[in-house]
Context: one part of a larger RNA
RNA sequence: AGUGUGUAGUGGAUGCCUUGGGUCUUAAAGUCGAUGAAGGACGUGAUUACCUGCGAUAAGCCUCGUUGAGCUGGAUAUAAGCUACAAAACGGGGAUUUCCGAAUGGGGAAACCUAAUUAGAUUCAAAUCUAAUUGAUUUAUAGUGAAUUCAUAGCUAUAAAUGCGAGACACGUUGCGAACUGAAACAUCUUAGUAGCAACAGGAAAAGAAAAUAAAUAAUGAUUCCAUUAGUAGCGGCGAGCGAAACUGGAAGAGCCCAAACCAAUUUAUUGGGGUUGUAGGACAGCCUAUAUAAAGUUACAAAACUGUAUUAUAGUAGAAUAAACUGGAAAGUUUAAGCAUAGAAGGUGAAACUCCUGUAUACGAAAUAAUAUAGACUUUUGGCUGUAUCCUGAGUAGGGCGGGGCACGUGAAACCCUGUCUGAAUCCGCCAGGACCAUCUGGCAAGGCUAAAUACUAAUAAGACACCGAUAGUGAACUAGUACCGUGAGGGAAAGGUGAAAAGAACCCCGAGAGGGGAGUGAAAUAGAUUCUGAAACUACAUACUU
Numbered sequence: 001a002g003u004g005u006g007u008a009g010u011g012g013a014u015g016c017c018u019u020g021g022g023u024c025u026u027a028a029a030g031u032c033g034a035u036g037a038a039g040g041a042c043g044u045g046a047u048u049a050c051c052u053g054c055g056a057u058a059a060g061c062c063u064c065g066u067u068g069a070g071c072u073g074g075a076u077a078u079a080a081g082c083u084a085c086a087a088a089a090c091g092g093g094g095a096u097u098u099c100c101g102a103a104u105g106g107g108g109a110a111a112c113c114u115a116a117u118u119a120g121a122u123u124c125a126a127a128u129c130u131a132a133u134u135g136a137u138u139u140a141u142a143g144u145g146a147a148u149u150c151a152u153a154g155c156u157a158u159a160a161a162u163g164c165g166a167g168a169c170a171c172g173u174u175g176c177g178a179a180c181u182g183a184a185a186c187a188u189c190u191u192a193g194u195a196g197c198a199a200c201a202g203g204a205a206a207a208g209a210a211a212a213u214a215a216a217u218a219a220u221g222a223u224u225c226c227a228u229u230a231g232u233a234g235c236g237g238c239g240a241g242c243g244a245a246a247c248u249g250g251a252a253g254a255g256c257c258c259a260a261a262c263c264a265a266u267u268u269a270u271u272g273g274g275g276u277u278g279u280a281g282g283a284c285a286g287c288c289u290a291u292a293u294a295a296a297g298u299u300a301c302a303a304a305a306c307u308g309u310a311u312u313a314u315a316g317u318a319g320a321a322u323a324a325a326c327u328g329g330a331a332a333g334u335u336u337a338a339g340c341a342u343a344g345a346a347g348g349u350g351a352a353a354c355u356c357c358u359g360u361a362u363a364c365g366a367a368a369u370a371a372u373a374u375a376g377a378c379u380u381u382u383g384g385c386u387g388u389a390u391c392c393u394g395a396g397u398a399g400g401g402c403g404g405g406g407c408a409c410g411u412g413a414a415a416c417c418c419u420g421u422c423u424g425a426a427u428c429c430g431c432c433a434g435g436a437c438c439a440u441c442u443g444g445c446a447a448g449g450c451u452a453a454a455u456a457c458u459a460a461u462a463a464g465a466c467a468c469c470g471a472u473a474g475u476g477a478a479c480u481a482g483u484a485c486c487g488u489g490a491g492g493g494a495a496a497g498g499u500g501a502a503a504a505g506a507a508c509c510c511c512g513a514g515a516g517g518g519g520a521g522u523g524a525a526a527u528a529g530a531u532u533c534u535g536a537a538a539c540u541a542c543a544u545a546c547u548u
Base pairs, nucleotide, nucleotide: 001547002546003545004544005543006542007541008540009539015533016498017497020469021468022466023465024464025463026462027461029458030457031166032165039100040099041098042055043054044053046078047077050074051073061094062093063092064091065090066089070082071081072080105114106113107112115134116133117132118131119130120129121128135164136162137161138160139159140158141157142156143155144154171202172200173199174198175197176196182189186237212220213219224251225250226249227248234242235241255450256449257448258394262273263272264271265270266269278428280393281392282391283390284387285386286385287384288383294381295380296379297378306376307375308374309373310372311371312370313369314368316364317363318362322337323336324335325334326333338355339354340344346358347357348356399423400422401421402420403419404418405417406416409435430445431444432443433442434441485492486491505532508519509518510517511516
């Protein structure tokens, strides 16, 4: 020096645990904001650095309920207090709610600076203080008023209304819109109308009451979603790939309102009546019938508020039944003997508890606020036939040319839908569609609008579940975590859990400056002593055996 072994140390693996996470299910909810939000700054406690709560009325104020003996948050401690004249706690309603922030009197380097007007306080006066108002846009009214004569624009004032911003990295609609990639290269194509960006909205959104689907000389009858059709028909450098629809079976079901013709009124460009469809309908003309023991309604179809009842939500209440002995530090364990059960879910308690505690099954409960359902009250409302001469039935529209886009469909035989541009009809003897086009036939009535449900999603709430994790895992975060720290900034972003049943957290003595240690004491255990459960290995020290 090496190797091995042993004893200590170091270290924090492993085991066990779980306060925290993950993924779902069901219910309910799906918004907040100029009545100033979300989010913050600064304050606020007897002592207070942080968190939590709250706002100059500041760990709180008032009131109405629940509850019932203690209380002054996490969080100990001391002091001082509160409380049967009902505190604390929990819930409903209210008050207060600094400053910033859409931030909105003006400004600004957020949490600051600085005004005007009105009213009040104070003052001899001034200064000062307090309260309210003063942003934008639109509309209406009034005033004023350019170039420019009248006028108009503009400006000012008043009133009313709107409403900005946030969010749940979700779901929706619309606009803009990639590339890597695949094609074994690559350009059409694909990735993909995806990712991303923007705008806007709702609890859902969108779509939606046929100018439909179809075709079998049969039919269906708004939309949406699921299944199937079907990896089919098709599209495709016919490559890679892309990829329907109808029928059918289900979920859910709901239909309506304008414009126009015509009539009336007035303020002359509006209002009221009328009317709303394809077997054409309506106006118009004629005729019949008709006002109630009827129908409908608060999500469309016209539109709101109210009252009662019931249920539910936001606090709660009651809630069965066990003893002894033994082991042990401790009984819930073991033994013996019992009981309850609409309760043997679960958690806790000094080891493993149906009968110890909290609970569980079950039964019950609301002054106040809210939601849903229902009833009342209220509100609204005629229907049909015949005739076809005249009038109406959505125009820069339908359609067409050129260029594009969307349709599963890449220009193709390419219908259908949208439109940048150029054009441009018909008017019910009409028009559109049925995948070029024509004829026949069939189906429908565009160029206005509204519409619940079935569907999508889950930040927050409640209750639960798991052949999910168990501290290098599971959220980045079980702990002061989006903290510390890094970065000019956008942004990046940790580590860190466990004494014990109970602090009983080691009085007192000794060594020592202290740290620390030795006794003593506590405890079942102190090699459980606060760097605290267990305590592996690397590594270190000492001892020892062998080898050199």
This is a predicted structure of a 548-nucleotide part of an RNA (large-subunit ribosomal RNA, domain I) from Mycoplasmopsis synoviae. Model confidence (mean pLDDT): 82 of 100. The full RNA is in RNAcentral, with records from ENA and SILVA. It matches the Rfam family "Bacterial large subunit ribosomal RNA".